Transfer RNA from a Candidatus Aenigmatarchaeota archaeon, 72 nucleotides, folded computationally.
Rfam family: tRNA. By type it is a transfer RNA. Rfam describes the family as follows. Transfer RNA (tRNA) molecules are approximately 80 nucleotides in length.
Lineage of the source: Archaea > Nanobdellati > Candidatus Aenigmatarchaeota.
Its mean pLDDT, the model's own confidence on a scale to 100, is 82.
RNA sequence: GGGCCUGUGGUCUAAUGGUAGGACGUCACGUUCGCAACGUGAAAAUUGCGAGUUCAAAUCUCGCCAGGUCCA
Numbered sequence: 001g002g003g004c005c006u007g008u009g010g011u012c013u014a015a016u017g018g019u020a021g022g023a024c025g026u027c028a029c030g031u032u033c034g035c036a037a038c039g040u041g042a043a044a045a046u047u048g049c050g051a052g053u054u055c056a057a058a059u060c061u062c063g064c065c066a067g068g069u070c071c072a
Stems, first nucleotide, its partner, number of pairs: 001071007010024004018055001026042005048064005
């Protein structure tokens, strides 16, 4: 330098064009003498950035950025 793959809450992971969901974690409350465990509830991602297509984009297209992999 070129090809391919990936990018979604703090972490991991769903959602194949129509309300961004789940697990762990965090916080609050309940329970306990207290802690853990358990139960209930809450906060937290405008989906790497920008543009395009579409009534509607995490999803399709293009560019850029980052990571991985292969070739040189």